[in-house]
Context: one part of a larger RNA
RNA sequence: CUGGGCGUAAAGCGUGCGCAGGCGGUUCGGAAAGAAAGAUGUGAACGGCCAGAGCUUAACUCCGGAACUGCAUCCCUAACUACCGGGCUAGAGUGUGUCAGAGGGAGGUGGAAAAAAACGUGUAGCAGUGAAAUGCGUAGAUAUGCGGAGGAACACCGAUGGCGGAGGCAGCCUCCUGGGAUAACACUCCUUUCACAUGCACGAAAGCGUGGGGAGCAAACAGGAUUAGAUACCCUGGUAGUCCACGAAAUAAACGAUCCCAGUUAGCUGUUGGGGCCUUCGGGCCUUGGUAGCGCAGCUAACGCGUGAAGUUGACCGCCUGGGGAGUACGGUCGCAAGAUUAACCCUC
Numbered sequence: 001c002u003g004g005g006c007g008u009a010a011a012g013c014g015u016g017c018g019c020a021g022g023c024g025g026u027u028c029g030g031a032a033a034g035a036a037a038g039a040u041g042u043g044a045a046c047g048g049c050c051a052g053a054g055c056u057u058a059a060c061u062c063c064g065g066a067a068c069u070g071c072a073u074c075c076c077u078a079a080c081u082a083c084c085g086g087g088c089u090a091g092a093g094u095g096u097g098u099c100a101g102a103g104g105g106a107g108g109u110g111g112a113a114a115a116a117a118a119c120g121u122g123u124a125g126c127a128g129u130g131a132a133a134u135g136c137g138u139a140g141a142u143a144u145g146c147g148g149a150g151g152a153a154c155a156c157c158g159a160u161g162g163c164g165g166a167g168g169c170a171g172c173c174u175c176c177u178g179g180g181a182u183a184a185c186a187c188u189c190c191u192u193u194c195a196c197a198u199g200c201a202c203g204a205a206a207g208c209g210u211g212g213g214g215a216g217c218a219a220a221c222a223g224g225a226u227u228a229g230a231u232a233c234c235c236u237g238g239u240a241g242u243c244c245a246c247g248a249a250a251u252a253a254a255c256g257a258u259c260c261c262a263g264u265u266a267g268c269u270g271u272u273g274g275g276g277c278c279u280u281c282g283g284g285c286c287u288u289g290g291u292a293g294c295g296c297a298g299c300u301a302a303c304g305c306g307u308g309a310a311g312u313u314g315a316c317c318g319c320c321u322g323g324g325g326a327g328u329a330c331g332g333u334c335g336c337a338a339g340a341u342u343a344a345c346c347c348u349c
Stems, first nucleotide, its partner, number of pairs: 003321004007303002012317001014202004022194001025088006033081002035077001038074005049065002052062003091189005096183004103177007110154001119145003125136002162169002208247005216242002221237004261314004267294012298305002322349003331342004
């Protein structure tokens, strides 16, 4: 390389958009680029293969054949792919109506709770633990009452629930805005569609820059315990940070450890969002988009998966090729840095 693979053994890029390149519905006609049949020419010799011949045999030498799966030209076929032309609506999309939703952005607003401060009542303890101590408290704590300021998060509802491409999204209200489902009809394209190297955008937490903010929590740090020791687990404190704005960063067990699109192959039970039919108005039946639990066939090394496939097919992209060295070194690109990305060798088993 080929082959074989990618849920858990190595392997699906964190996610989307998307140029080139790749793939592409149905029908009729055309032409003949790919493709198939035939013919001609060429495809050196040697070597190799087959059949023979000559040295006593063999090696060796000689003669003949086949082969050289290729290329060019001519002729021919028209099912398939590509191409040209004319149609179609099952694919894709647009419009109208209806619907659900923590989808996103901005602004406003509400109550509970914790902590600190002010004032009042009140007196000796409080806090904490397995047990303690550090700590707080007669300079009046803990407890309790009242009003005010500030920050962060939104109990119940709440769910095996919903939305989103992923990350993710939850008090309530308003404005702006993206996507989805569904019913019937109308319209558009088929140079559609799908997927996509390079590229572009989004991307938890921590960390970074500038300026704010800082209640609670809390890396680092300090003290008290525990212990043989205890740079920990437990306790008392506590700074970055957590929050906001604007940048930069680009990684996660970014997980369904399962790329995405389309077709096809038994069912049953919940739940959520639409639609249709029937109704005794209680509900019943059918259908469809999601989300869960079982399960036949089939698949799988097994576990398990099983119409939301890991079954069975097709298209495209990404990735894997024994363990360690190593996701490291060097170089390149990016970054303020931290570092990210691309990515080996020697050596060793």
Notes
The part of an RNA shown here (small-subunit ribosomal RNA, central domain) has 349 nucleotides and comes from Achromobacter sp. V1. NCBI's taxonomy places the organism under Bacteria, Pseudomonadota, Betaproteobacteria, Alcaligenaceae, Achromobacter. It matches the Rfam family "Bacterial small subunit ribosomal RNA". Rfam links the family to the GO terms ribosome and structural constituent of ribosome. Model confidence (mean pLDDT): 86 of 100.